[in-house]
Predicted 3D model of an 84-nucleotide RNA (c-di-GMP-I riboswitch aptamer) from Anaerocolumna cellulosilytica.
The coordinates come from a structure-prediction model, not an experiment, and the mean pLDDT is 79.
Lineage of the source: Bacteria > Bacillati > Bacillota > Clostridia > Anaerocolumna.
Its Rfam family is "c-di-GMP-I riboswitch aptamer". About the family: GEMM was predicted in a large-scale screen for bacterial structured RNA regulatory elements.
The sequence is in RNAcentral, with records from Rfam.
Of the family's consensus pairs, 95% are formed in the model.

RNA sequence: AAAGGAUACUAGCAAAGCUGUUGAAAAGCAGUGACGCAAAGCUAUAGGGUCUAAACCAAUACGGUAAGGCAGCCAGUUGCUAUA
Numbered sequence: 001a002a003a004g005g006a007u008a009c010u011a012g013c014a015a016a017g018c019u020g021u022u023g024a025a026a027a028g029c030a031g032u033g034a035c036g037c038a039a040a041g042c043u044a045u046a047g048g049g050u051c052u053a054a055a056c057c058a059a060u061a062c063g064g065u066a067a068g069g070c071a072g073c074c075a076g077u078u079g080c081u082a083u084a
Stems, first nucleotide, its partner, number of pairs: 007082001012037002017032006035072001041077003047074002049070003056064002
């Protein structure tokens, strides 16, 4: 110097719920609120997985289907601080 991050310091993010709003829905956005997070930063046609099904297909069905969603599922990628 690099990697790593038990334990800190200085900070950061913000689950569920509730309110408003967009949407067919999944879900998103804003406010509130903190379950938690060493990447809970970014990436959704780079990959896996998963959710919804308006239109469409099918048939009596409770089915199929994503170029619609989920990054706080895995993953890819980038990165901050003191000591052990």